[in-house]
């Protein structure tokens, strides 16, 4: 330089073939407990950016970023 793949709560992962985004942990509040852990219940908290298509985009297209492989 060329080519592949991926980017989703603070972290690690899913799901939807385009239509209200789950789950685990973490975090905070409450319960329980002689205290803390553990354990119960709740709460907040996300789609890499810009555009393009659609009614409607996280999801399709284009470009750019950024990260891991590969080839020279």
């Nucleotide at each position: 330089g060329g080519g592949a793949u991926a980017g989703u709560g603070g972290u690690a992962u899913u799901a939807a073939u385009g239509g209200u985004a789950a789950u685990a942990u973490a975090u905070u509040c409450g319960g329980c407990u002689g205290u803390u852990a553990a354990c119960c219940g709740a709460a907040a908290g996300a789609a890499c950016a810009a555009g393009g298509u659609u009614c409607g985009a996280u999801u399709c297209c284009u470009u750019g970023c950024u990260a891991u492989c590969c080839c020279g």
Model confidence (mean pLDDT): 81 of 100.
The RNA shown here (transfer RNA) has 72 nucleotides and comes from a Patescibacteria group bacterium.
It matches the Rfam family "tRNA". It is annotated as a transfer RNA.